[in-house]
RNA sequence: AGAGUUCGAUCCUGGCUCAGGAUGAACGCUGGCGGCGUGGAUAAGGCAUGCAAGUCGAACGCUCCUCUGAAGCUCGCAAGAGCGGAGGAGGGGAGUGGCGAACGGGUUAAUAACACGUGGGUAACAUACCCCUGCCACGGCCAUAACUCUUCGAAAGAAGAGCUAAUAGCCGAUGGUCCCCCCAUCAUAAUUUGGUGAGGGGUAAAGGUCAUCCGCAAGGAUGGCCAGGCAGGGAAUGGCCUGCGGCUCAUCAGCUAGUUGGUAGGGUAAUGGCCUACCAAGGCGAUGACGGGUAGGGGAAGUGAGAGCUUGUCCCCCAACAUAGGCACUGCGACACGGGCCUAACUCCUACGGGAGGCAGCAGUCGAGAAUAUUUCGCAAUGGGCGAAAGCCUGACGAAGCGACGCCGCGUGCUCGAAGAAGCCCUUCGGGGUGUAAAGAGCUUUUCUGGAGGAGGAACCUUCGGGUGACAGUACUCCAGGAAUAAGGGGGUGCAAAUUCUGUGCCAGCAGCCGCGGUAAUACAGAACCCCCGAGCGUUAUCCGGAUUUAUUGGGCGUAAAGCGUCUGUAGGCGACUCGCCAAGUUUUCUGUUAAAUUUCUAGGGCUCAACCUUAGAACUGCGGAAAAAACUGGCGGGAUUGAGGGCGUUAGAAGCUGAUGGAACGGUCGGUGUAGGGGUGAAAUCCGUUGAUAUCGACCGGAACACCAAAAGCGAAGGCAUUCAGCUAGGGCGACCCUGACGCUGAGAGACGAAAGCGUGGGGAGCAAAAAGGAUUAGAUACCCUUGUAGUCCACGCUGUAAACAAUGGACACUGGCUAUUUGAAGUGUCGACCCUUCAAGUGGCGAAGCUAACGCGUUAAGUGUCCCGUCUGGGAAGUACGGCGGCAACGCUAAAACUCAAAGGAAUAGACGGGGACUCACACAAGCGGUGGACCAUGUGGCUCAAUUCGACAACAAACGAAGAACCUUACCAGGGCUUGAAAUGCUAGUGAAAGUCCGUCGAAAGACGGAUCUACCCACAAGGACACUAGCCCAGGUGCUGCAUGGUUGUCGUCAGCAUGUGUUUUGAAAUGCACGCUUAAAUGCGGUAACAUGCGCAACCCUUACCCUAUGUUUUAUUUGUCAUAGGGAACUGCCUGGGAUGACCAGGAGGAAGGUGAGGAUGACGCCAAAUCAGCAUGGCCCUUUGAUGCCCUGGGCCGCACACGUGGUACAAUGGCCGUUACAAUGGGUUGCCAAGGCGCAAGCCGGAGCUAAUCCCAUCAAAAGCGGUCGCAGUCCGGAUUGAGGUCUGCAACUCGACCUCAUGAAGCCGGAAUCGCUAGUAAUCGCCAAUCAGCUAUGUGGCGAUGAAUAUGUUCCUGAGUCUUGUACUCACCGCCCGUCACGCCAAGCGAGCUGGGAAUGCCCAAAACUCCU
Repeated sequence: AGAGUUCGAUCCUGGCUCAGGAUGAACGCUGGCGGCGUGGAUAAGGCAUGCAAGUCGAACGCUCCUCUGAAGCUCGCAAGAGCGGAGGAGGGGAGUGGCGAACGGGUUAAUAACACGUGGGUAACAUACCCCUGCCACGGCCAUAACUCUUCGAAAGAAGAGCUAAUAGCCGAUGGUCCCCCCAUCAUAAUUUGGUGAGGGGUAAAGGUCAUCCGCAAGGAUGGCCAGGCAGGGAAUGGCCUGCGGCUCAUCAGCUAGUUGGUAGGGUAAUGGCCUACCAAGGCGAUGACGGGUAGGGGAAGUGAGAGCUUGUCCCCCAACAUAGGCACUGCGACACGGGCCUAACUCCUACGGGAGGCAGCAGUCGAGAAUAUUUCGCAAUGGGCGAAAGCCUGACGAAGCGACGCCGCGUGCUCGAAGAAGCCCUUCGGGGUGUAAAGAGCUUUUCUGGAGGAGGAACCUUCGGGUGACAGUACUCCAGGAAUAAGGGGGUGCAAAUUCUGUGCCAGCAGCCGCGGUAAUACAGAACCCCCGAGCGUUAUCCGGAUUUAUUGGGCGUAAAGCGUCUGUAGGCGACUCGCCAAGUUUUCUGUUAAAUUUCUAGGGCUCAACCUUAGAACUGCGGAAAAAACUGGCGGGAUUGAGGGCGUUAGAAGCUGAUGGAACGGUCGGUGUAGGGGUGAAAUCCGUUGAUAUCGACCGGAACACCAAAAGCGAAGGCAUUCAGCUAGGGCGACCCUGACGCUGAGAGACGAAAGCGUGGGGAGCAAAAAGGAUUAGAUACCCUUGUAGUCCACGCUGUAAACAAUGGACACUGGCUAUUUGAAGUGUCGACCCUUCAAGUGGCGAAGCUAACGCGUUAAGUGUCCCGUCUGGGAAGUACGGCGGCAACGCUAAAACUCAAAGGAAUAGACGGGGACUCACACAAGCGGUGGACCAUGUGGCUCAAUUCGACAACAAACGAAGAACCUUACCAGGGCUUGAAAUGCUAGUGAAAGUCCGUCGAAAGACGGAUCUACCCACAAGGACACUAGCCCAGGUGCUGCAUGGUUGUCGUCAGCAUGUGUUUUGAAAUGCACGCUUAAAUGCGGUAACAUGCGCAACCCUUACCCUAUGUUUUAUUUGUCAUAGGGAACUGCCUGGGAUGACCAGGAGGAAGGUGAGGAUGACGCCAAAUCAGCAUGGCCCUUUGAUGCCCUGGGCCGCACACGUGGUACAAUGGCCGUUACAAUGGGUUGCCAAGGCGCAAGCCGGAGCUAAUCCCAUCAAAAGCGGUCGCAGUCCGGAUUGAGGUCUGCAACUCGACCUCAUGAAGCCGGAAUCGCUAGUAAUCGCCAAUCAGCUAUGUGGCGAUGAAUAUGUUCCUGAGUCUUGUACUCACCGCCCGUCACGCCAAGCGAGCUGGGAAUGCCCAAAACUCCU
């Protein structure tokens, strides 16, 4: 610091998402140690049990216990013993009394408030304990608890009678600097409740203990200490008041009767409607009252560069609360968490009559929840209460326990150890990775275990001897032992660090966003490896950041969301020149405060470091005070005129309102002329018309709108405004002077105006015309077209208040180059005058510098540069909708959400594609022609059906006589059956056999094959071994026309032989891209020429190649009788717009002509740019991956069958339907080709197919092959299902072949079907072409060939042209398409789901109001 995501790509706008930090967290997986922190956020829900506030005997009486023990009594001779129990010492119990219990501890429900924070005020106040100062403490009195007795009650408890004490209570005295009244005086802004002084009146108290002395004692005196009273001061704490600050909703706009103020009184420590009575009618509010919602506030915490935004856990300060609500009492202090009373709910006890209780104290329990700890130890320390003190109490606190909840620290070992074990993973099979990692060797001991020692924290108390540590035998130190006790989580497509294999196959699943998964998934799952962090790692939730995405810093509004339809104007905001004063804002200095802690910085310190703790300083942007300055803003005062306004003169105009007025058109009525149609449309019909239309003439009536002028013109705030004239009214421009003297700009609310349609009342109504009717169109046609036609349109009055009310551009002011057109005014030159010209001002337009803009564009009429004010926007949809409110007669308008849902929606521009958009051009594209297809029969291919199988592929054009240039077996891939398994064919290895193999024969068999026999016997070599070869067994493997053409190579089709397709450099643009390749002329052509921010280049075009047409030369196997040469072979020439005329930019080129065999690429062929269709082919071949292969193989062999199957549909062909013909006879003329397993002559046989025959030929020689048919000539047929047509069928033959049944061809005889030129539709062809005619060849034993590829023969017609159909090219335009119009996309319905609104109603919560009942309490009375 950014990134991903809208698009084919681009720029912008804009949302969504991510990377960071944080948490009182929770969840998942995992878990060694320690330190420091932290831990009920939900149910302010309910609570068992224990503890959390007592203490004082030095205030007081009583009682009990222990110790001691005087007097006295009894016994005793005495010593002494017993009894006794005053007193003393110590302790327990309840009680009176004092202080505390209002602190400490908890929680955050309420509260939007002087609750909090901050700064002030209190002249309106209080304060127990503490400190200081001064003074005082005299006399007297009545009770009561405890206790005793009695009674009631289950209990809790209560009542009565009697006794008693005090630092308890009461009365009196004294008293000042206290309080009250009054007077004087001083200060103060001030009546004064302040200060000072004089007078009058009023208010106090308590003792205890220790020592000494006196006394028999009771007791007293003195001194000390503690306690008491009054007054003043201090410290500290609190009460009250107040400026300012900090949430949300205006779909809460008006609120208020103690309300606002006053007077008097009450109440309080104290001000005050705090309360009461009376009086007045005020008070608050868009600077947001009132109401609703939410919420404890702050110091601070998180985040952020900051400004901010969010939060208020721990710690500190304040507030509020204590089961809910109310109330007071006591007291310095409470309306009181562990006090009281009442009401309510809940829980518990009960003898049913009554009672008891309050964990939001510390633990703990239940509940609810994703979720939050021990019923621990100790008062040793710190602090608190009481006490003179010892001391007692203290769940405050100090500690420990539990939880990885957070932060910080440490460890789980260290060194060596292979070109690198095993395992696992990957692999191109060579290897690579895990990886010095392990093992192994050496070393260390933090941690751990055991042992030994062992703190600081202690300041205190004391009988002076001494005593006191919960934590804790802890921290820490030493010794011994042994690598020993200790690693996981998440991720690996991009963002975002880290990749492979296998499985899965839109399934299972993942996912924060974009998105992955449909058979080769780096995105799912597992594994290996890698990356990040590490006792943690991830997920979820929430906050800040990124987000300049609410923009003060720091955004916008022509088209992306966004300028109110327009104007007037209230509040408010802002405001020109000059002088003086003030000092509110502003600035500077000083000062008080801003608690501590925290954060940050500086310098230090303590725990081994750190976290943590701690010392000092700075800082803490705020508020108050003092002093100073006076530029700017502001305030006050004065002045001036340029902003603004007024006066004077002049001027243009469809500016408004009212009343008149004119002609054309239209419709109607009447009359005349006149006759059969008119009208309307793409074409028609409905309609009008013989009762006289349309047309035409005349007269009259009616309503509405105003041609020409007329314009980018004018006026108006906008809406809007047009015959002409008049009246009334408003605004503007210009000119020179005069006047006022900042009077200005904008403008929330508010008000006024506001097209059309619509509404109300009353008129009017010619034309037009929603609705409605009819006629057409159409699949339908509630439309477009036609014929009618009502509201309405018009007028008056009233409402409505909206429009793409648009320049999609708020208003005002100032500044910033111009050119040009036009309207208005003025001036100047000039003129008789008008125009014209020049200048100035005000408008209305066009083009454009700079600048701005995402671009388009804007550009002195700004969207430029600035200032001021208003309005308005914050992703799309839901929605300008619902609800509420306001307005309206209604229609409806204004204001205006959310749930839910999507990851986009959008703007501008770019390249394509497309258009029933445009311009230009081309093509057998149409047209003009010729011949076909579609109808018949047959052949052939395909679909479908059938079948054991009818093998497979190809399906618009670009499949369908296609792969297949030839399925009877074979082919053959299909089916049935029979067989084989290292296999039919291949390489290698091991072992065995030795001959094997081959040939022949036999048996079984359909064959494959199996079994048996015979024959033959080999090379190197003397044999063996070994090799070659073959078989058998085994191994590595073979094999597959099995799948995927959407994994591929190669090849091919198509657009299309269309003229296009690209690149370099340069230039333009923010960019995608553009330019080049636009344009003019031209061409078959991106073929050339011209021109040009382009200049060049490549692949295509053309040319080069082949065939052919003409000529020449050379050669001559064949041909011929020979020469020759038609001919063949080889080479060369010839055509290039070269020449002429005309046109054209003098160019490219075009038109015509000459010559020539051929003329403008002569004709034909080969040659197919970049690419498109995931086009075709895994079955021609090759090939990745997957699949089948020890036994019923998807491999291999064989026999038979099938690929030929037939209700049907389609494609491609053949033959015909006849006389331009059929048949018969006769007579001509070709070319390309093929041939030794072949072509086959002569001759002969057969009607023929063919056979016999065998010459010749490896071919210019021989043969197919007399090479041909159509054609020509002659004859016949005479328009008919025929002498047309030949299907079908019967019989007999021929040939090929192991074999013609399924399933061949041909011949002869016989048979003689459909068919008489073919619906809609559709195909080919522009010249040696179409059409017609035959010939040859490949494949091939033969042939289902009518197919295909070639060859020649005969040989036309037509093209005016480019409107239309189809296809294509270039330019341009629109686009919401880009999978690209076979696109995109809208609405209803069906089914299911989600959320919201309404909904007969039902229900809960909150608030308010009226009336009734009413507890405790307080005040008063008795």